RNA sequence: GCACGAUAGGUGUAAUUGGCUGCAUACCAGUCUUCCAAACUGGGGGAGCGGGUUCAAACCCCGUAUCGUGCU
Numbered sequence: 001g002c003a004c005g006a007u008a009g010g011u012g013u014a015a016u017u018g019g020c021u022g023c024a025u026a027c028c029a030g031u032c033u034u035c036c037a038a039a040c041u042g043g044g045g046g047a048g049c050g051g052g053u054u055c056a057a058a059c060c061c062c063g064u065a066u067c068g069u070g071c072u
Base pairs, nucleotide, nucleotide: 001071002070003069004068005067006066007065010025011024012023013022019055027043028042029041030040031039048064049063050062051061052060
């Protein structure tokens, strides 16, 4: 230098080939309890970054950053 793959709330992850971002855990609040924990209920928090296509993008296209693998 080239090719391929990965990147999503604090953490771990799912999504059928474009149609409400889901689940678990952690965190916060409430219920319960003499208190704590557990349990139950509810809540906030996310697509690596920048553009493009589209009514609509985690998904398609271009560029780019970091990490990994292979080739030269």

The RNA shown here (transfer RNA) has 72 nucleotides and comes from a Lachnospiraceae bacterium. The sequence was found in a public genome assembly. Model confidence (mean pLDDT): 81 of 100.